The prediction has a mean pLDDT of 79. Predicted 3D model of RNase P RNA and transfer RNA as a complex of 466 nucleotides. Rfam match: Bacterial RNase P class A. About the family: Ribonuclease P (RNase P) is a ubiquitous endoribonuclease, found in archaea, bacteria and eukarya as well as chloroplasts and mitochondria.
[in-house]
RNA sequence: AGAGCAGGCCAGGCGACCGCGGGCGGUGUAGGCCGCUCGAGGAAAGUCCGGGCUCCACAGGGCAGGACGCUGGGUAACACCCAGGCGGGGUGACCCGCAGAAAGUGCCACAGAGACCAGACCGCCGGCCCCCAGCGGGCCGGUAAGGGUGAAACGGUGGGGUAAAAGCCCACCGGAGGCCCAGGCGACUGGGCCUGCCGGGCAAACCUCGUCCGGAGCAAGGCCAAACAGGGGCUGGGUGGCCCGCCCUUCGGGCGAAAAUCGCCCGAAGCCCCGGGUAGGCCGCUUGAGCCGGCGGGAAACCGUCGGCCCAGAGAGAUGGUCGCCCAAGGCCGGCCGCUUGCGCCGGAGCCGGCCCCAGACAGAACCCGGCUUAUCGGCCUGCUUGCCGC
RNA sequence: GGGCCUGUAGCUCAGUGGCAGAGCACGGGGCUCAUAACCCCAGGGUCGCAGGUUCGAUCCCUGCCGGGCCCACCA
Numbered sequence: 001a002g003a004g005c006a007g008g009c010c011a012g013g014c015g016a017c018c019g020c021g022g023g024c025g026g027u028g029u030a031g032g033c034c035g036c037u038c039g040a041g042g043a044a045a046g047u048c049c050g051g052g053c054u055c056c057a058c059a060g061g062g063c064a065g066g067a068c069g070c071u072g073g074g075u076a077a078c079a080c081c082c083a084g085g086c087g088g089g090g091u092g093a094c095c096c097g098c099a100g101a102a103a104g105u106g107c108c109a110c111a112g113a114g115a116c117c118a119g120a121c122c123g124c125c126g127g128c129c130c131c132c133a134g135c136g137g138g139c140c141g142g143u144a145a146g147g148g149u150g151a152a153a154c155g156g157u158g159g160g161g162u163a164a165a166a167g168c169c170c171a172c173c174g175g176a177g178g179c180c181c182a183g184g185c186g187a188c189u190g191g192g193c194c195u196g197c198c199g200g201g202c203a204a205a206c207c208u209c210g211u212c213c214g215g216a217g218c219a220a221g222g223c224c225a226a227a228c229a230g231g232g233g234c235u236g237g238g239u240g241g242c243c244c245g246c247c248c249u250u251c252g253g254g255c256g257a258a259a260a261u262c263g264c265c266c267g268a269a270g271c272c273c274c275g276g277g278u279a280g281g282c283c284g285c286u287u288g289a290g291c292c293g294g295c296g297g298g299a300a301a302c303c304g305u306c307g308g309c310c311c312a313g314a315g316a317g318a319u320g321g322u323c324g325c326c327c328a329a330g331g332c333c334g335g336c337c338g339c340u341u342g343c344g345c346c347g348g349a350g351c352c353g354g355c356c357c358c359a360g361a362c363a364g365a366a367c368c369c370g371g372c373u374u375a376u377c378g379g380c381c382u383g384c385u386u387g388c389c390g391c
Numbered sequence: 392g393g394g395c396c397u398g399u400a401g402c403u404c405a406g407u408g409g410c411a412g413a414g415c416a417c418g419g420g421g422c423u424c425a426u427a428a429c430c431c432c433a434g435g436g437u438c439g440c441a442g443g444u445u446c447g448a449u450c451c452c453u454g455c456c457g458g459g460c461c462c463a464c465c466a
Stems, first nucleotide, its partner, number of pairs: 002386009012326007020039008041362001045373002048371005053217004060244004065213005070084005085098005099208002104206002106202003121147002123143008155173006174198002176195008221283004230274006236248003251267007276465003290309008327360001330356007392462007401415004409446001418432004439455005
């Protein structure tokens, strides 16, 4: 110096002027004015997960439904993070994936003889038959070594064996199952012995196993104010897709039967539908799983403790604009030195001077957090890999 | 702000693992004096985009993009 890998950080800076929103203070009868102070992000985004908070009385059990899925940790929780295991990819730094197909059901199109209880199309081999006597044809049987089809064809190589073949037998290799020993918390790893036991794929198909999940969402919900016009249906309600359990003011009146209780009617209450009215104020609302720094624990994620700090909060919604200087990179012109050469010209690198052009992306809080994913101009830092060149 | 649905030919929609279809429209031909209707024929698709699972994806999974619908309070 080239090509890369992993992680972290920044998100233009300074000044002047003009503006915008919140809070506090001052002033004014008031419209307002003045001063101080604070004022977007790493993703505020998508709303894909997980929580807090609020309401449904509590948030219970089962079925259904959904999510997740190697192991051990972290966390309020997670589909997130850290570390490890196994498999795959890469020369490598490193990256990607993850329950079960020996519980059952289902699917594997086309091609192909045969595709899920494998399979004789060509071929190979044996026997018998026919005649046009050819290395021909037919019938019966054996055979999965070879050809061919396919994404996938029932272990691989070699030898024995055979009419030809075949785990049919043997040696080695690979896989599966069983037993034992050692290491590890565990996933798993290493080793030994036995059994010829030897075809798959799909669970982002149904399913099985394990773990978790009640619903709705700040337009939740609470308080106040203003305005209007009621009508219909249903009934114990909470309760949600269903059942059980549980909880609650569950009522009042009339009639009938002696009462408990039951039946009917009316009212109250609740829910739903149609219609009507208002588009006002306050709370929730920003101090929080908060931010920064030190120390300690831990391999890390993370946790504990001490000290300091307060950092937007709203109404259809403020954080912007102009100018000047600086920060990156590029283009053009001229000159100088000088490489090379016998000399000159052209050409390239370097230095100096002048001129022109010129950054800054993605984006925009709306109840609040932890993640994931997606978008993003340009840079900086740390650690590491690889080949090449020089010493 | 929050919740839900949807994307297949020019339009309206089927298809839910195995060669992408129907109706209307458009084009050509026929019938007619002519037009419509009717009959025959033909063309037309990145199945919104990208990645994954699978031998194979419109379909299954994930992420983006576009379109549409609903919501407050009083009584």